[in-house]
């Protein structure tokens, strides 16, 4: 110096419940803890979820375009506290 991440101090916060926003996925706040060493941030690639409006299409379907969402699905990018043994 690199990999790893014990201990210490802490951090975040699933499901679910309450209040609010939304057509919905989902998001915000409070409660709550399933878990997480990046479960901090970013929709760039893949994937998954929604469909009120707009265009297409069907006997019907979010089926297509398009729009929206998920960072706690994977990959990638940026930043980051502590550093034992190995």
């Nucleotide at each position: 110096c690199c990999u790893c991440g014990a201990a210490a101090g802490g951090g975040c916060a699933a499901a679910c419940c309450c209040g609010g926003g939304g057509a919905a996925a989902c998001c915000c706040g409070g409660g709550g803890g399933c878990g997480c060493a990046a479960a901090g941030c970013c929709a760039c690639g893949g994937g998954c979820c929604c469909u009120a409006a707009c265009g297409c299409g069907u006997g019907g379907g979010g089926g297509c375009g398009a729009g929206g969402g998920c960072a706690g699905c994977c990959g990638g990018g940026c930043u980051g506290c502590c550093g034992a043994a190995a």
Predicted 3D model of an 86-nucleotide RNA (c-di-GMP-I-GGC riboswitch aptamer) from a Candidatus Bipolaricaulota bacterium. It matches the Rfam family "c-di-GMP-I-GGC riboswitch aptamer". Rfam links the family to the GO term cyclic-di-GMP binding. The source organism's lineage runs through Bacteria, Bacteria candidate phyla and Candidatus Bipolaricaulota.